Transfer RNA from uncultured Rubritalea sp., 72 nucleotides, folded computationally.
Its Rfam family is "tRNA".
NCBI's taxonomy places the organism under Bacteria, Pseudomonadati, Verrucomicrobiota, Verrucomicrobiales, Rubritalea.
Its mean pLDDT, the model's own confidence on a scale to 100, is 84.
The sequence was found in a public genome assembly.
RNA sequence: GGCACGAUAGCUCAGUGGUAGAGUAGAGGACUCAUAAGCCUUUGGUCCCGAGUUCAAAUCUCGGUCGUGCUA
Numbered sequence: 001g002g003c004a005c006g007a008u009a010g011c012u013c014a015g016u017g018g019u020a021g022a023g024u025a026g027a028g029g030a031c032u033c034a035u036a037a038g039c040c041u042u043u044g045g046u047c048c049c050g051a052g053u054u055c056a057a058a059u060c061u062c063g064g065u066c067g068u069g070c071u072a
Base pairs, nucleotide, nucleotide: 001071002070003069004068005067006066007065010024011023012022013021018055026042027041028040029039048064049063050062051061052060
């Protein structure tokens, strides 16, 4: 240099056009003599950036940035 895959909550990841989710972490509650575990509730996102298509884009198209792998 070429090709493929990836970027979504603090972290690990779902989500293949129609209100952005789970686990975990954080906060609160209840339980307990107390702590832990488990239980209940809850906060938290400019979906990497820009443009295009569409009534509507995390999702489709184009370009860019970064990461991983393969190849020369």